[in-house]
RNA sequence: CACUCAUCGAGACCGGCUGAGGGUCAGGCCCUUUGAAGCCGGGGCAACCGUCGCGAGCUAACCCCCGCGAAAAGGUGCCAACUCCUGCGGUAUCCCGUCCCGCUGCCAGACCAGAAGGCAGCGGCGGGGCCGACAGAUGAGGU
Numbered sequence: 001c002a003c004u005c006a007u008c009g010a011g012a013c014c015g016g017c018u019g020a021g022g023g024u025c026a027g028g029c030c031c032u033u034u035g036a037a038g039c040c041g042g043g044g045c046a047a048c049c050g051u052c053g054c055g056a057g058c059u060a061a062c063c064c065c066c067g068c069g070a071a072a073a074g075g076u077g078c079c080a081a082c083u084c085c086u087g088c089g090g091u092a093u094c095c096c097g098u099c100c101c102g103c104u105g106c107c108a109g110a111c112c113a114g115a116a117g118g119c120a121g122c123g124g125c126g127g128g129g130c131c132g133a134c135a136g137a138u139g140a141g142g143u
Stems, first nucleotide, its partner, number of pairs: 001142001003141006013042005021031003025087004043079003048075002051070005083135001088132004094128004100124008
């Protein structure tokens, strides 16, 4: 750093220095002088890698790979809010819509006629749900 794979609704904060921002963009909504971000010290969470054990497959036998588990002294990471929410797409045979837009039908008569209005349905649109993508974070590879 193009790239690949896995995970992302769980979990875990105190002190010191300092002093106004922070949640990477936008909108929203939050956090913050009862101290933001940063740095330092200590503590903790978790279990990706590594370590150890077991199993399966393979093997002449191992190793590697895969699955399960243990520990937490090693390498990272993390310690407000689901990656804080939304953003792009799909799903109307997932749901809702008092209000907005369009179409159709009905109210509508013995014949012709339907502006406005009301009701219903469908679609749009809006809101929510679900699924996926993009982006991002972390780890392990790779270059």
Molecule: SAM riboswitch aptamer (S box leader)
Organism: uncultured Pseudomonadota bacterium